Predicted 3D model of RNase P RNA and transfer RNA as a complex of 472 nucleotides.
Rfam match: Bacterial RNase P class A. Rfam classes the family as a ribozyme.

[in-house]
RNA sequence: GAAGAAGGCCAGAUGAUCGCCGGUCCGCCCUUCGGCGGGCGGGAGGAAAGUCCGGGCUCCACAGGGCAGGAUGGUCCUUAACGGGGACCGGGGGCGACCCCAGGGAAAGUGCCACAGAGAGUAGACCGCUUCGCCGGAGCACCGCUUGCGGUGCGAAGGUGGAGUAAGGGUGAAAGGGUGAGGUAAGAGCUCACCAGGUCCGGUGGCGACACCGGAUGCUCGGUAAACCCCAUCCGGAGCAAGGCCGAAUAGGGAAGCGUUUGAGGACGGCCCGUCCGAGGCUUCCGGGUUGGCUGCUCGAGGUUGUCGGCAACGGCAAUCCUAGAUGAAUGAUCAUCGUCCUGGUCCGGGUAACCGUGCCAGGGAACAGAACCCGGCUUACGGCCUUCUUCAGCC
RNA sequence: GAGCCGGUAGCUCAGUCGGUAGAGCAUCUGACUUUUAAUCAGAUGGUCGUGGGUUCGAUUCCCCCCCGGCUCACCA
Numbered sequence: 001g002a003a004g005a006a007g008g009c010c011a012g013a014u015g016a017u018c019g020c021c022g023g024u025c026c027g028c029c030c031u032u033c034g035g036c037g038g039g040c041g042g043g044a045g046g047a048a049a050g051u052c053c054g055g056g057c058u059c060c061a062c063a064g065g066g067c068a069g070g071a072u073g074g075u076c077c078u079u080a081a082c083g084g085g086g087a088c089c090g091g092g093g094g095c096g097a098c099c100c101c102a103g104g105g106a107a108a109g110u111g112c113c114a115c116a117g118a119g120a121g122u123a124g125a126c127c128g129c130u131u132c133g134c135c136g137g138a139g140c141a142c143c144g145c146u147u148g149c150g151g152u153g154c155g156a157a158g159g160u161g162g163a164g165u166a167a168g169g170g171u172g173a174a175a176g177g178g179u180g181a182g183g184u185a186a187g188a189g190c191u192c193a194c195c196a197g198g199u200c201c202g203g204u205g206g207c208g209a210c211a212c213c214g215g216a217u218g219c220u221c222g223g224u225a226a227a228c229c230c231c232a233u234c235c236g237g238a239g240c241a242a243g244g245c246c247g248a249a250u251a252g253g254g255a256a257g258c259g260u261u262u263g264a265g266g267a268c269g270g271c272c273c274g275u276c277c278g279a280g281g282c283u284u285c286c287g288g289g290u291u292g293g294c295u296g297c298u299c300g301a302g303g304u305u306g307u308c309g310g311c312a313a314c315g316g317c318a319a320u321c322c323u324a325g326a327u328g329a330a331u332g333a334u335c336a337u338c339g340u341c342c343u344g345g346u347c348c349g350g351g352u353a354a355c356c357g358u359g360c361c362a363g364g365g366a367a368c369a370g371a372a373c374c375c376g377g378c379u380u381a382c383g384g385c386c387u388u389c390u391u392c393a394g395c396c
Numbered sequence: 397g398a399g400c401c402g403g404u405a406g407c408u409c410a411g412u413c414g415g416u417a418g419a420g421c422a423u424c425u426g427a428c429u430u431u432u433a434a435u436c437a438g439a440u441g442g443u444c445g446u447g448g449g450u451u452c453g454a455u456u457c458c459c460c461c462c463c464g465g466c467u468c469a470c471c472a
Base pairs, nucleotide, nucleotide: 001392002391003390004389005388006387007386008385009384010383012338013337014336015335016334017333018332020043021042023040024039025038026037027036028035029034045368049379050378052377053376054375055374056373057239058238059237060236064273065272066271067270069235070234071233072232073231074088075087076086077085078084089103090101091100092099093098104230105229109228110227111224112223113222126169127168128165129164130163131162132161133160134159135158139154140153141152142151143150144149145148177195178194179193180192181191182190196220197219198217199216200215201214202213203212204211205210243295244294245293246292253286254285255284256283257282258281265277266276267275288471289470290469302321303320304319305318306317307316308315309314340365341364342363343362344361345360346359348357349356350355397468398467399466400465401464402463403462406421407420408419409418415452423439424438425437426436427435445461447459448458449457
């Protein structure tokens, strides 16, 4: 220098002018609501986003039992909780720094495995190998004599049918361990030795997942559960358009259905049970009115710093700080200076060189994006800088 | 803020327990016709919104995004 890996930080600064939102204090006007003027201090983010998880908070019986449904899935820890995070285990990828894993069960059951292929699941005989029967007859042997013919027997190649065989070929993503020897008609864990894996038993280490060691067993068992399913754990429902209060307006209207203790409907949500509430009521449709105000609302599992415990995530303690509350929705614009990055030119210094460092000048750029009840995460979008590490090269 | 659907050929839509994606219209070519239209025959045309993952294999199953659409309040 090139190509990468991991982690961290910032999200321009200062000043002037003109605005916007809300807070507080003072003065004036006003019966009040409020209005005007002035001062002071405050005003988006790392993701405010997607709304994918979890919790707080609120209401409904403080939340019952069962089925169904949904989610999660190595172990230990962390936390208010999580599907988040940390450390470790196992598997996989990369030369490496390092990264990835929805990572329980396929030896409970069911389903699926297209095409190709003989066979796709306690499999399969297409070619091949072996053997048997039949056809076939090259050829060989023997006998007879009419000496080149006849007869008898054996019978290769080839064809055909049956049986055996999973060693070999071929198909496929996948074909029921691997190598060698024995064995056999040919073969095969059929048997044996070694290797790999599984299951069972025992031991050692570890909280554990698991790792290692020893023994027994020829057990060799396909994949798929982000297919149904089984196991374990968790989940009551709705959501700030929750909920509470005030105000304004209208026709407190019409139709259908259900129901009044034989109980509609509601809490309650897909169903059942159970408990409670429960009556000119409830549900649906049509029609009518409003598009207001206050509250919830921002002090909270809060931030910063230090210290202690822990490998870490995280937790304890102490000090200190208060840091947006808008509602068609404020947080902005312009100018100046400085800083930062890129491009081009140039001075000086270093170096054989590629190039590097420090200045100066000119031009240009600065991303993604905007709170809406709050918080913890995840994911996605995105500009720049810094640190550490890996591989390659010594040159462009 | 909350909840729910959809994206497949130029257009409108099919495609279910995963196995090389179809129909109608449109376009092009040919036939018929004096010619056009209609009709008949044939052909072209697909990153299945994007990117990952599971699987031998994904339009289909799972996850993250992108785009489009729908619903909701209060009073009586």